[in-house]
Context: one part of a larger RNA
RNA sequence: CGUAAGAUAUUUGAGGGGAUCUGACCUUAGUACGAAAGGACCGGGUUGGACGCACCGAUCGUGCACCAGUUGUAGUGCCAACUGCAUAGCUGGGUAGCGAUGUGCGGAUAGGAUAAAUGCUGAAAGCAUCUAAGCGUGAAACCUGCCCCAAGAUGAGAUAUCUCAAUUAUGUAAGACCCCUUGUAGACAACAAGGUUGAUAGGCCACGUGUGUAAGCAUAGUAAUGUGUUUAGCUGAGUGGUACUAAUCGGUCGAGGG
Numbered sequence: 001c002g003u004a005a006g007a008u009a010u011u012u013g014a015g016g017g018g019a020u021c022u023g024a025c026c027u028u029a030g031u032a033c034g035a036a037a038g039g040a041c042c043g044g045g046u047u048g049g050a051c052g053c054a055c056c057g058a059u060c061g062u063g064c065a066c067c068a069g070u071u072g073u074a075g076u077g078c079c080a081a082c083u084g085c086a087u088a089g090c091u092g093g094g095u096a097g098c099g100a101u102g103u104g105c106g107g108a109u110a111g112g113a114u115a116a117a118u119g120c121u122g123a124a125a126g127c128a129u130c131u132a133a134g135c136g137u138g139a140a141a142c143c144u145g146c147c148c149c150a151a152g153a154u155g156a157g158a159u160a161u162c163u164c165a166a167u168u169a170u171g172u173a174a175g176a177c178c179c180c181u182u183g184u185a186g187a188c189a190a191c192a193a194g195g196u197u198g199a200u201a202g203g204c205c206a207c208g209u210g211u212g213u214a215a216g217c218a219u220a221g222u223a224a225u226g227u228g229u230u231u232a233g234c235u236g237a238g239u240g241g242u243a244c245u246a247a248u249c250g251g252u253c254g255a256g257g258g
Base pairs, nucleotide, nucleotide: 001152005163006162007161008160009159010158011157015149016148017147018146021049022048023047024046025045026044027043033038051106052105053104054103055102059100060099061098062097066093067092068091069090070089071086072085073084074083075082076081110144111143112142117137118136119135120134164258175253176252177251178250179195180194181193182192183191200246201245202244203242204241205240206239207238210234211233216229217228218227219226220225
């Protein structure tokens, strides 16, 4: 811009894409078959591999500053306590998120038309013949079926609901955007949640999680250090709440009964 009014929701599916894999074991059954050795079709069940999708309750990772320990050095006048730098100084753990090595799920069942093949009926050719007319069975291949995208499918589809005063150009309606707070989204757009009739983010409160018993004081010891206060103190992303702070005030676009 189009989809011959403008919108908001919900959709149909032309078409396109994805997937399509396979082993072993048990049973049928040591049966059919076979002199024996051996050893099934068909059918039923169980469990794997690789691949794919999703997820983070458990397991295992990461977790750039959540907690603790610790070395050297510098600083805060000193002690103590902290802070900077040294790969995040090094080391031990670890929330959310993300992930796999982890968990769950998937390939199916089925229909149609067929290939090779195998048949029925059956002449040409009194017989025979699956074929010439006609009618069947038949494969991971084909068309559906399963999952995803999808009306720019210009062939531009459908359904529901909303708006429509007036006089030619503005201001408007339904509605939308700018702007602002953000994340389940994300390179930017976009998408999604919100904007005071508000829990959108921050703060705060409570809880959870992690770390592992803070500082100060007291006490025992000459001291290093131990013990008590104290399962303490601190705690990013988690859960629930709470208008304290910021989403203020505003602006722009947008039909004319098609």

This is a predicted structure of a 258-nucleotide part of an RNA (large-subunit ribosomal RNA, domain VI) from a Clostridia bacterium. Its mean pLDDT, the model's own confidence on a scale to 100, is 88.